[in-house]
RNA sequence: UUGGUGAUAACGCUGAAUCCAGGAAACUGGAACGGGGGACCUACCUUUGGGGUGAAUCGUAAAGAGGGCUACACUCUAUGGCCUAACCCGUCAACUAACCUCGUAAGCAGAAUAGAGGAGGAAA
Repeated sequence: UUGGUGAUAACGCUGAAUCCAGGAAACUGGAACGGGGGACCUACCUUUGGGGUGAAUCGUAAAGAGGGCUACACUCUAUGGCCUAACCCGUCAACUAACCUCGUAAGCAGAAUAGAGGAGGAAA
């Protein structure tokens, strides 16, 4: 100096999955965010079953196409890098006002830059 492995801290990342109060704790309640069920009207289909969360779909597969994420506030554009799974319901659910109901996990050790635009701030 370069590469690899392990641990830890800060700044962070995917995701709805955070915050507040009470409690010794288990947990309880609330706010916020997110999901599901559920009329008229309209539309559509039922073993080739159908459906849900999710970016995760198409393609026999590959290559790809389409889709999603990104390091410094946000949006758009361009280039680069990465991902494109898994699980659940159980014959059943389109949309859907009122209404009902559920979740607040899990996992990461770092590949990112440029341009334009609007907003905010005393300044940073």
Predicted 3D model of a 124-nucleotide RNA (c-di-AMP riboswitch aptamer (ydaO/yuaA leader)) from Fonticella tunisiensis. Its Rfam family is "c-di-AMP riboswitch aptamer (ydaO/yuaA leader)". Rfam's curators write: This family represents a conserved RNA structure found upstream of the ydaO and yuaA genes in Bacillus subtilis and related genes in other bacteria. Its mean pLDDT, the model's own confidence on a scale to 100, is 77. The organism belongs to Fonticella, within Bacteria.